A computed fold for a 75-nucleotide RNA from a marine sediment metagenome, annotated as transfer RNA. The RNAcentral record of the sequence draws on MGnify. Its mean pLDDT, the model's own confidence on a scale to 100, is 83. It matches the Rfam family "tRNA". Rfam links the family to the GO term triplet codon-amino acid adaptor activity.
[in-house]
RNA sequence: GGGCCAGUAGCCUAGCCCGGAUAGGGCACUUGCCUUCUAAGCAAGGGAUCGGGAGUUCGAAUCUCUCCUGGCCCA
Numbered sequence: 001g002g003g004c005c006a007g008u009a010g011c012c013u014a015g016c017c018c019g020g021a022u023a024g025g026g027c028a029c030u031u032g033c034c035u036u037c038u039a040a041g042c043a044a045g046g047g048a049u050c051g052g053g054a055g056u057u058c059g060a061a062u063c064u065c066u067c068c069u070g071g072c073c074c075a
Stems, first nucleotide, its partner, number of pairs: 001074007010027004020058001029045005051067005
């Protein structure tokens, strides 16, 4: 220098190919119940505008372009 893949909450992950409108789940966290206390269990609750920016569209996590970060391969 060239090619490919990945980036969604504190952590992990689904959704992306085929756009549809409050972004789902698990763990963790907070509060309450239970318990002598803790753990476990039960109930409720908060947290992500989807790596940054731009474009297309009525509408973008999803399509296009560019940049950033990480990984792999070729030279």